[in-house]
Context: one part of a larger RNA
RNA sequence: GAACGAACGCUGGCAGCGUGGAUGAGGCAUGCAAGUCGAACGAGAAUCCGUGUGCUCAAUCUUUCGGGAGAGAGCGUGCGGAGGAGAGUGGCGAAAGGGUGAGUAACGCGUGGGUAAUCUGCCUUUAAGUUGGGGAUAACCCCCCGAAAGGGGGGCUAAUACCGAAUGUGAUCUCCCGUCGCAUGUCGGGGUGAUCAAAGGUGGGGACCUUUAGGGGCCUGCCGCUUAGAGAGGAGCCCGCGUACCAUCAGCUUGUUGGUAAGGUAACGGCUUACCAAGGCUUACGGUUAGCUGGUCUGAGAGGAUGGUCAGCCACACUGGGACUGAGACACUGCCCAGACUCCUACGGGAGGCUGCAGUCGAGGAUCAUAGUCAAUGCGCGAAAGCGUGAACUUGCGACGCUGCGUGGAGGAUGAAGGCCUUCGGGUUGUAAACUCCUGUCAUUCGGGAAAAACGGCCUGGCCCUGAAUAGGGGUUAGGUGUGAUGGUACCGGAAGAGGAAGCCACGGCUAACUCUGUGCCAGCAGCCGCGGUAAUACAGAGGUGGCGAGCGUUGUUC
Numbered sequence: 001g002a003a004c005g006a007a008c009g010c011u012g013g014c015a016g017c018g019u020g021g022a023u024g025a026g027g028c029a030u031g032c033a034a035g036u037c038g039a040a041c042g043a044g045a046a047u048c049c050g051u052g053u054g055c056u057c058a059a060u061c062u063u064u065c066g067g068g069a070g071a072g073a074g075c076g077u078g079c080g081g082a083g084g085a086g087a088g089u090g091g092c093g094a095a096a097g098g099g100u101g102a103g104u105a106a107c108g109c110g111u112g113g114g115u116a117a118u119c120u121g122c123c124u125u126u127a128a129g130u131u132g133g134g135g136a137u138a139a140c141c142c143c144c145c146g147a148a149a150g151g152g153g154g155g156c157u158a159a160u161a162c163c164g165a166a167u168g169u170g171a172u173c174u175c176c177c178g179u180c181g182c183a184u185g186u187c188g189g190g191g192u193g194a195u196c197a198a199a200g201g202u203g204g205g206g207a208c209c210u211u212u213a214g215g216g217g218c219c220u221g222c223c224g225c226u227u228a229g230a231g232a233g234g235a236g237c238c239c240g241c242g243u244a245c246c247a248u249c250a251g252c253u254u255g256u257u258g259g260u261a262a263g264g265u266a267a268c269g270g271c272u273u274a275c276c277a278a279g280g281c282u283u284a285c286g287g288u289u290a291g292c293u294g295g296u297c298u299g300a301g302a303g304g305a306u307g308g309u310c311a312g313c314c315a316c317a318c319u320g321g322g323a324c325u326g327a328g329a330c331a332c333u334g335c336c337c338a339g340a341c342u343c344c345u346a347c348g349g350g351a352g353g354c355u356g357c358a359g360u361c362g363a364g365g366a367u368c369a370u371a372g373u374c375a376a377u378g379c380g381c382g383a384a385a386g387c388g389u390g391a392a393c394u395u396g397c398g399a400c401g402c403u404g405c406g407u408g409g410a411g412g413a414u415g416a417a418g419g420c421c422u423u424c425g426g427g428u429u430g431u432a433a434a435c436u437c438c439u440g441u442c443a444u445u446c447g448g449g450a451a452a453a454a455c456g457g458c459c460u461g462g463c464c465c466u467g468a469a470u471a472g473g474g475g476u477u478a479g480g481u482g483u484g485a486u487g488g489u490a491c492c493g494g495a496a497g498a499g500g501a502a503g504c505c506a507c508g509g510c511u512a513a514c515u516c517u518g519u520g521c522c523a524g525c526a527g528c529c530g531c532g533g534u535a536a537u538a539c540a541g542a543g544g545u546g547g548c549g550a551g552c553g554u555u556g557u558u559c
Stems, first nucleotide, its partner, number of pairs: 001559004006555005013405006019398002026361003030358003035092003040089002047082011060069003099316003108243008118235003123231008131165001133163002140155006170196004174191005180185001200223006208217003244288003251281003256278008291313004295306004318339005341352004369395001371394003377391001378389004408438004418429004442500001444495005452486001457481010503548005508529003514543005524531002
């Protein structure tokens, strides 16, 4: 000198873009952060309508004055219809997105390869199929146990839930031939036999058939389901090289190193087990520290330091262990066990996990709102409308950083007053002020007022494809309809008026900038040299000057 996720002191006008728990991976009240599908399925509350009926009231009409009829209203209930809440079965998602850096010196990361040792839901594409049956179970009803959390028994019912059977384009095993390869082997073709599938839902339709009169068969579309191949994207595993310090760590190792066999895995492998051999490693082993990288800071570069925000990878989710489900987890807001802690309890037993977004306590020099919206971008589900989304987009707070703008401009010498200095003549503050003439950025106020909105859906047309079809469906195109949290914000125009907006540090040398007063080795200053003991340009105050400027200085850290 430059830099910072900074902090502290004094000061503080506006805007844009960024950025903000670096310490206790300490404990957490409260709210929200993962749902969705009725076009997979059964059942169906409130409410409304119709109808029957019971009770209460009643305008009016009539009466032999006892009463009778009774539009209409309210409450309850039976049946039917509309309605669709809240649960339940089932599917997909919940393994993404979001957070943190504790652990890890490691194939963890970076880079370049291998997989002939592998898996892959959704998506794209190709080929083939989607036949015919069965038994349950939740919800619901009844009963029981428990303070609760919850649990048990009996009865009914549905499915794209579950389970057999048929078929086998194909796949796997087996046999043969060929191709290719660094080996195990890969790929392609063919044959016999064996094993292995499936689920339906929802639209439209002319004739015909059938019907419990709702519909179904038949034809045709869309979404699914099953088997197999290819792709894309994703993931697993293996290898070469690189990846901190300490030798005041010199030896380490028994599943250890290799083989055979078996098991296990999607897959190779001591991954695991039995047996056999006795090997294997050398900055190993041990200790300390640390997430890694693209990058960032500095530097002419080489290098040094660093890894916050953003992006990629990894690891973790109260602590330790474990598996289940699933295409994918050994799973942040899933399950089980153990432990610590907190809470509830009828003392028998239960509940919980903010290293998600806010927020709170604590510790700390120190780090924000218990905000708005799904409008956009994405993601999940859904045929779609749509629903959800503390992801995201916005707003708020903090001079924390960078950038921009302003705090006025021109003229103005009796060089006013005041302050300070003085050799008492004057000098300086100083064109500075006053005063005159202007301007209107920002702030204030009044008015107008965006872009971000495109798609999708629906309606009306045209064209192409599918189809028996002027149904329906798919694609494309034209017009219409409708959607904004930010926000009446940005921006534009009008009005008024210099009005509302300057400080901080330094002035002995390094280092730009000097005098007076006070103090008297005191009080104090100080980055280094050093100042202060009666004339202190070095302390304190004042005037003046220098530097930077909404900041300035100090401290810390890096180069």
Small-subunit ribosomal RNA, 5' domain from a metagenome, 559 nucleotides, folded computationally. The coordinates come from a structure-prediction model, not an experiment, and the mean pLDDT is 84. Its Rfam family is "Bacterial small subunit ribosomal RNA".